The RNA shown here (transfer RNA) has 61 nucleotides and comes from Heterocephalus glaber.
NCBI's taxonomy places the organism under Eukaryota, Bilateria, Deuterostomia, Craniata, Heterocephalus.
RNA sequence: UGUAGCUUAGUGAUAAAGUACUUGCUUGGCAUGCAUUAGGUCCUGGGUUCAAUUCCCAGCA
Numbered sequence: 001u002g003u004a005g006c007u008u009a010g011u012g013a014u015a016a017a018g019u020a021c022u023u024g025c026u027u028g029g030c031a032u033g034c035a036u037u038a039g040g041u042c043c044u045g046g047g048u049u050c051a052a053u054u055c056c057c058a059g060c061a
Base pairs, nucleotide, nucleotide: 001061002060005019006018007017008016023035024034025033043059044058045057046056047055
């Protein structure tokens, strides 16, 4: 340090963006561009709390 396939946000109230992916528009076709869909046991297990991705402990990598 561990969060979507990848790269990263998120300082206690039902998780966000970029990129990639799906579909469509654009083109004679491709690329680019635009729109759009889907995708998450927030590393695992416990504790505190009305409520934990967030605080604490242990473990794993």